[in-house]
Molecule: transfer RNA
Organism: Candidatus Dadabacteria bacterium
Formats: sequence, structure tokens, C1' cells
RNA sequence: AGGGCAGUAGCUCAAUUAGGGAGAGCACUGGACUCCAAAUCCAGCGGUUGGGGGUUCGAUUCCCUCCUGCCCUGCCA
Repeated sequence: AGGGCAGUAGCUCAAUUAGGGAGAGCACUGGACUCCAAAUCCAGCGGUUGGGGGUUCGAUUCCCUCCUGCCCUGCCA
């Protein structure tokens, strides 16, 4: 330098197939249970979907560009 994959809640990941209501588990908070705690159960909180732009009635999803991480190839030495 070229190519590929990935970036979504504090963490790990879905939702992309076929564009249409943004979710799960864990964590955290409150409650129930218990002599207390753990475990368990119930409820709640938590998001600029990496940044910007475009297409569209409508974008996590499609297009362009930039950033970050990983992998492959190449160049220099």
C1' cells in the first nucleotide's frame, strides 16, 4: 500500500437473511423470601446502533468517506 472481517446498553452478544415496534443474558438499583446473607423470584434503570454525509415515506440494515481493532497479501530492511 491492497483485500477481508468486526464496531449495537457498563460487559458478552442478537436483530442484517428479506429496509419498517432497538432486544437478551450478566452486571447495577429496588422489592419479596431469610434471624442475617447467598441462591431464587418479581420489577426497574441503562442506547448519538464508531463519526460524518447520501438514497428512501422510512436505515443497525443499502451507498460514499473517515476512525479504531483483528486477519491475509505485498513493499522496505